[in-house]
Molecule: Lysine riboswitch aptamer
Organism: Bacillota bacterium
RNA sequence: GGGUGAGGUAGAGGAGCGGUUGGUAAUGAGUAAACACGCCUAAAUGCCGGGAGGAUAGCGUGUCGAAAGGUGCCGCCGCCGAAGCUUUUAGCCCUUCCCGGGGGACUAAAGGCUGGUUUGCCAGUGAACAACUGGCUGACUGUCAUCUGGUAAAACCCUUUUACCAGAUGGAGCGCUAUCUCACCA
Numbered sequence: 001g002g003g004u005g006a007g008g009u010a011g012a013g014g015a016g017c018g019g020u021u022g023g024u025a026a027u028g029a030g031u032a033a034a035c036a037c038g039c040c041u042a043a044a045u046g047c048c049g050g051g052a053g054g055a056u057a058g059c060g061u062g063u064c065g066a067a068a069g070g071u072g073c074c075g076c077c078g079c080c081g082a083a084g085c086u087u088u089u090a091g092c093c094c095u096u097c098c099c100g101g102g103g104g105a106c107u108a109a110a111g112g113c114u115g116g117u118u119u120g121c122c123a124g125u126g127a128a129c130a131a132c133u134g135g136c137u138g139a140c141u142g143u144c145a146u147c148u149g150g151u152a153a154a155a156c157c158c159u160u161u162u163a164c165c166a167g168a169u170g171g172a173g174c175g176c177u178a179u180c181u182c183a184c185c186a
Stems, first nucleotide, its partner, number of pairs: 002185010014080001016079005022074004034063006047101005083114009093104003115141004120136006143171013
């Protein structure tokens, strides 16, 4: 100097990922609530079942009139399994007043899937035709492997090796590039 394995460090992919009671804009919405007038009902309401309660609930007109979640832009922060989804277990909260079931939000642990972006379609959430999530399909892109062609250099009998460029095919982030430490190999 070459190779293999383990561990560490630093990086790359780009319309890159996420967070933010920081600001701002639209939507939400002339909606909910409240008030006034009137109507209706003795039954009932909210996902399902049971119980309790009972003039509430519900509807129309008018006045007044929000907010949250989600989104765009700017700023700031953390990053490159960034992050997202899913299963199980446990905790806590919501779903009317209670109980049970079902559903939903958040947190933690253990597994599994997805390299990234994006068009279209379907499903779910959602006020929404916004957006998000999942799946399928197509396109683009990064990375590595194999093959083909080309260029350059080296070894050098034919030829081989290395690096780069282009193309094709395929794989997955437990990946890839660089570098350090330890152990081992011939």